[in-house]
RNA sequence: CAAUGAACUUAAGCGCCUGGACUUGCCCCAGGGCAAGUUGACGCGGAUGGAGGCUUGGCGAUUUCUCGGCGGGUGGCCUCCCGGCGUCUGUGCCGCCGAUAGCGGUCCGACAAAACCGGAAAGCGAUUUCCGGCACAAUAGGGCCAGGCACAACGAC
Numbered sequence: 001c002a003a004u005g006a007a008c009u010u011a012a013g014c015g016c017c018u019g020g021a022c023u024u025g026c027c028c029c030a031g032g033g034c035a036a037g038u039u040g041a042c043g044c045g046g047a048u049g050g051a052g053g054c055u056u057g058g059c060g061a062u063u064u065c066u067c068g069g070c071g072g073g074u075g076g077c078c079u080c081c082c083g084g085c086g087u088c089u090g091u092g093c094c095g096c097c098g099a100u101a102g103c104g105g106u107c108c109g110a111c112a113a114a115a116c117c118g119g120a121a122a123g124c125g126a127u128u129u130c131c132g133g134c135a136c137a138a139u140a141g142g143g144c145c146a147g148g149c150a151c152a153a154c155g156a157c
Base pairs, nucleotide, nucleotide: 014071015070016069017068019067020039021038022037023036024035025034026033027032042060043059044058049081050080051079052078053077054076055075082098083097084096085095086094089152090151091150092149093148104145105144106143107142108141116133117132118131119130120129121128122127
């Protein structure tokens, strides 16, 4: 140094690269070909009641290749079961949801990083890593409004 085995750590704009783009070298000398490389998502937010299924899986920022592809993914929807709520209680149906268990309406609404500027280091280069400075989001979240039918019972608090 390589191979094999084991253990630990590391993630969801997360991981990877046979397309494309770009760089270097060689060849062909209009075009192009081959080899080796580089690039290939900037943060914020987000977890699961159980089982199964479907799916191009939230929000904004960017001098917009952040193209394209593969994998993954805490998102969304549907069915059944369980559970909460809609009445101080019980049962059934219906509806909305998922242990923060009200669909929706309205008002308010904090906080970024890349980018950019300056610098250092590595590389022939594309480019990569680090340091400093600096501005700007929307989801989120919060307030208020906002919800059954029937029967039983007067028991509960």